Description:
Predicted 3D model of a 172-nucleotide RNA (FMN riboswitch aptamer (RFN element)) from Granulosicoccus antarcticus IMCC3135. Taxonomically the source falls in Granulosicoccus antarcticus (Bacteria, Pseudomonadota, Gammaproteobacteria, Chromatiales).

[in-house]
RNA sequence: ACCAAACUUCGGGGCGGGGUGUAAUUCCCCACCGACGGUAGGGCAACUUCAUUUGUUUGAACGUUGUCAAGCCCGUGACCCGCGAGGCGGCCAGCAGUAUCAAGGUUGUCAGACGGUGGAUCUGGUCAGAUUCCAGAGCCGACGGUUAGAGUCCGGAUGAGAGAAGUUGGUC
Numbered sequence: 001a002c003c004a005a006a007c008u009u010c011g012g013g014g015c016g017g018g019g020u021g022u023a024a025u026u027c028c029c030c031a032c033c034g035a036c037g038g039u040a041g042g043g044c045a046a047c048u049u050c051a052u053u054u055g056u057u058u059g060a061a062c063g064u065u066g067u068c069a070a071g072c073c074c075g076u077g078a079c080c081c082g083c084g085a086g087g088c089g090g091c092c093a094g095c096a097g098u099a100u101c102a103a104g105g106u107u108g109u110c111a112g113a114c115g116g117u118g119g120a121u122c123u124g125g126u127c128a129g130a131u132u133c134c135a136g137a138g139c140c141g142a143c144g145g146u147u148a149g150a151g152u153c154c155g156g157a158u159g160a161g162a163g164a165a166g167u168u169g170g171u172c
Base pairs, nucleotide, nucleotide: 001171002170003169005168006167007166008165009164010163016030017029018028019027031152032151033141034140035076036075037074038073042068043067044066045065046064047063048061049060050059051058071139072138080116081115082114086110087109088108089107090106091105092104121137122136123135124134125133143155144154145153
C1' cells in the first nucleotide's frame, strides 16, 4: 500500500431577557442552534517557479501538497408508513397401526433487507467560473406528551444511526 472478515471505541447543538395570562422555556417581541459523506475560486501552513532585494528581503502565480471550510447545491441518517426474511412465546393437532416416509395449523409479539414518505435561498459584489467566498436580507426544523399551540422542555432513547477512528489476520 492493497485484500477480506471479525472485533473495539467514538458518533447532535440550542430559550437567556421581556410581555400577556389562572396557566406558556409551547403564544407575542428580542435571542439561540445547525448530524454524516461529497462538491470548493476562500483561510492557514509547507514547498516550487518567476520577479525583486545587500539579504528567503518583499511580492506574484486558473503552481504542488496538506489541512479547515455549505442547516437551506447533490446524496445519507434519525422519526413515521408499507412489506414481513427471520427470532421468541401461547393454544390446537400430531409424533404410526404390517413396513416405510412426512409435521403442521392458528395466534401474540419483536423485527433485517427492500420500498415509500421526509424541510428550507435569494439579491448585490468579485471573477473566466460561485445557490459554497464577501456583504445584505430571508427561510427551515419528525413523532408522542404538556394547567396553553414546542427546532430549544419532558418521553421513546443507557435506544437506533449515516459515518469516523483503531485493533487483529493475509499478500506485496

The prediction has a mean pLDDT of 75.